[in-house]
RNA sequence: AAAGAUAAAGCCACACCUGUCGCGAGGCAGGGACGGAAAACCGCGGGUCUGAUCCAGACAGCCGGGUUGCCUGAA
Numbered sequence: 001a002a003a004g005a006u007a008a009a010g011c012c013a014c015a016c017c018u019g020u021c022g023c024g025a026g027g028c029a030g031g032g033a034c035g036g037a038a039a040a041c042c043g044c045g046g047g048u049c050u051g052a053u054c055c056a057g058a059c060a061g062c063c064g065g066g067u068u069g070c071c072u073g074a075a
Stems, first nucleotide, its partner, number of pairs: 003072002011036002016031006034061001040067003044064003047059005
């Protein structure tokens, strides 16, 4: 460098519940673990969704792209 193991160490946290903010999609915090090797960050392309409606939003745990990054050395 490539790769990601029925291995080791650590990490994140679906649904759901509680509180709170938002018209809403949803966000944040706590609990909780279905899963994850980028399930870290960025709305750039596509997609889905919302509206007080046509130009404003939501989703990065839908796919692609960009940037950065922990551990291991088995195959």
Molecule: c-di-GMP-I-GGC riboswitch aptamer
Organism: Desulfobulbaceae bacterium